This is a predicted structure of a 72-nucleotide RNA (transfer RNA) from Polarella glacialis. The coordinates come from a structure-prediction model, not an experiment, and the mean pLDDT is 82. It matches the Rfam family "tRNA". Its family is annotated with triplet codon-amino acid adaptor activity in the Gene Ontology. It is annotated as a transfer RNA. NCBI's taxonomy places the organism under Eukaryota, Alveolata, Dinophyceae, Suessiaceae, Polarella. The sequence is in RNAcentral, with records from Rfam.

């Protein structure tokens, strides 16, 4: 230089045009002489930017970024 895929709470991750779940972690209670497990609660993301479509976009379409991978 082409081409393909990703980007969503601290972390890993599903997820769909009516707008976001789940686990681990973090806090609180329970339980224990105390820890740890275990149980129940709880807090935390307006979904990489920016533009466009649409009544309504995290979704779809365009452009950049940043990260793999493969071709040259």
């Nucleotide at each position: 230089g082409g081409g393909c895929a990703g980007u969503u709470g601290g972390u890993g991750u599903a997820g769909u045009g009516g707008a976001a779940g789940c686990a681990c972690a973090c806090c609180c209670g329970c339980u224990u002489a105390g820890c740890a497990u275990g149980c129940g609660g709880g807090c935390g993301g307006c979904c990489c930017a920016g533009g466009g479509u649409u009544c309504a976009a995290u979704c779809c379409c365009c452009u950049g970024a940043c990260c793999g991978c493969c071709c040259a």